This is a predicted structure of a 528-nucleotide part of an RNA (small-subunit ribosomal RNA, 5' domain) from an uncultured eukaryote.

Context: one part of a larger RNA
RNA sequence: GGAUGAACGCUAGCGGCAGGCCUAACACAUGCAAGUCGAGGGGUAACAGAGGUAGCUUGCUACUUGCUGACGACCGGCGCACGGGUGCGCACCGCGUAUGGAACCUACCUUUUACAGGGGAAUAGCCCAGGGAAACUUGGAUUAAUGCCCCGUGGUACUAUUAUGUGGCAUCACAUUAUAGUUAAAGCCUUCGGGCGGUAGAAGAUGGCCAUGCGUCCCAUUAGUUUGUUGGUAAGGUAACGGCUUACCAAGACUACGAUGGGUAGGGGCCCUGAGAGGGGGAUCCCCCACACUGGUACUGAGACACGGACCAGACUCCUACGGGAGGCAGCAGUGAGGAAUAUUGGACAAUGGGCGCAAGCCUGAUCCAGCCAUGCCGCGUGCAGGAAGACUGCCCUAUGGGUUGUAAACUGCUUUUAUACAGGAAGAAACACUCGGACGUGUCCGAGCUUGACGGUACUGUAAGAAUAAGGAUCGGCUAACUCCGUGCCAGCAGCCGCGGUAAUACGGAGGAUCCAAGCGUUAUCC
Numbered sequence: 001g002g003a004u005g006a007a008c009g010c011u012a013g014c015g016g017c018a019g020g021c022c023u024a025a026c027a028c029a030u031g032c033a034a035g036u037c038g039a040g041g042g043g044u045a046a047c048a049g050a051g052g053u054a055g056c057u058u059g060c061u062a063c064u065u066g067c068u069g070a071c072g073a074c075c076g077g078c079g080c081a082c083g084g085g086u087g088c089g090c091a092c093c094g095c096g097u098a099u100g101g102a103a104c105c106u107a108c109c110u111u112u113u114a115c116a117g118g119g120g121a122a123u124a125g126c127c128c129a130g131g132g133a134a135a136c137u138u139g140g141a142u143u144a145a146u147g148c149c150c151c152g153u154g155g156u157a158c159u160a161u162u163a164u165g166u167g168g169c170a171u172c173a174c175a176u177u178a179u180a181g182u183u184a185a186a187g188c189c190u191u192c193g194g195g196c197g198g199u200a201g202a203a204g205a206u207g208g209c210c211a212u213g214c215g216u217c218c219c220a221u222u223a224g225u226u227u228g229u230u231g232g233u234a235a236g237g238u239a240a241c242g243g244c245u246u247a248c249c250a251a252g253a254c255u256a257c258g259a260u261g262g263g264u265a266g267g268g269g270c271c272c273u274g275a276g277a278g279g280g281g282g283a284u285c286c287c288c289c290a291c292a293c294u295g296g297u298a299c300u301g302a303g304a305c306a307c308g309g310a311c312c313a314g315a316c317u318c319c320u321a322c323g324g325g326a327g328g329c330a331g332c333a334g335u336g337a338g339g340a341a342u343a344u345u346g347g348a349c350a351a352u353g354g355g356c357g358c359a360a361g362c363c364u365g366a367u368c369c370a371g372c373c374a375u376g377c378c379g380c381g382u383g384c385a386g387g388a389a390g391a392c393u394g395c396c397c398u399a400u401g402g403g404u405u406g407u408a409a410a411c412u413g414c415u416u417u418u419a420u421a422c423a424g425g426a427a428g429a430a431a432c433a434c435u436c437g438g439a440c441g442u443g444u445c446c447g448a449g450c451u452u453g454a455c456g457g458u459a460c461u462g463u464a465a466g467a468a469u470a471a472g473g474a475u476c477g478g479c480u481a482a483c484u485c486c487g488u489g490c491c492a493g494c495a496g497c498c499g500c501g502g503u504a505a506u507a508c509g510g511a512g513g514a515u516c517c518a519a520g521c522g523u524u525a526u527c528c
Stems, first nucleotide, its partner, number of pairs: 001528004006524005013380006019373002021338001026336003030333003035078003040075002043071002047069003050065007085291003094216008104208002109204007117151004127140005157182005163176005187196003217263003224254003229251008266288004270281004293314005316327004344370001346369003352366001353364004383414004394404004420464005428455001434449007472517005477498003483512005493500002
């Protein structure tokens, strides 16, 4: 000198863009953050409509009918494995990079082939009867499905056996062929044209999993480490290879090119500095990993060993009728605590994206916005021109006089950014759906119309009046730009280093003046 997720002191007019618990992965009150589908199902608790019955006050009340719009709870499907948070752990194929998988999986999506015949038993809900303070729960009866099961059919699927050809680094792979066996399916809506789904296979895409080469901090005041350890055979397990696991056999494997142990730490793209080489860092944004009160376990599922799922144990907090139960903000806000220190218990789904749904739509603290903070960067303003009696005051001097403050002020003319008032007022919106038309040729595309804005009456624009609404901080001995007077008298104090102060202090304190930056200026901390 540059830089910062900064803090502190003094000061402070505005806007744009960004950033904002670095400490206690400490504990959390409250609200919200993952639902959706009635075009899968039985149904009808609530709301609305319609019908019926009764009462009457003649247009209201009560009861009733799932008939309709819809729909609580329930069965079922898909989603909840994404998105969002944090950096505890991890020195590791975790990450980065480059390869390989003849050792693998992949819901939804795309392309394509084939198929969907027949039957059955339950169960939630509802109803009845209980138990419990509650959380919740037991028994009986009955019922549905795109829930479950059985039979049939079926393939280039799977299993076993067989043959031929081609290829390969080996196990083998691919293509064709034969025999036997095993495993499928679901309906719903309809304007009757069709649409959305279902099952099995082949390919693609996407996402994942595994293996390997190289790279990946400090300590030798850590020198030896290891028994599933290293390899083999067999079996089990997995989507899959593998000591991944088990039995048996052998005695290996790593290490001064640093094993093992200890300490520290998420990794990368990137960021800061530097001419570079290097050095330092890992906030925001993006990719990967790990974690979700602590530890463990599996279930479901295409995918989890699952932040707002389950079970067990533990610590903590809460409820209790003492028998027993409930909870997990490292989601968004917010609270306490810790700390030098870090924000609102805001608005909207209008846009982008996600989930479900044929759609309308619903949900979305993702996201888009707004609020707070000079935390940073950038921009703008606090006026401009003229004006010498070089005015008055202040300060200084060699003191009837000069110098300086200083064109500074007064005064004259001009401008109006910004602030204030009034008026107008966006882009971000194109779609979906609906209506109409056209093309291909019966549901896809194109065109026209219509509809939708949280931000926000915001940005922006115009008009009005008026210099009106707006400057500080640090420093002035040398380094280092900027000097005099007064006070003090090794005192009070200053100080980054050298050092200054003991009676003429440009170094302390005040004043006048000056210098440097400027809505900031200094100090402290850290890095180069």
The full RNA is in RNAcentral, with records from ENA.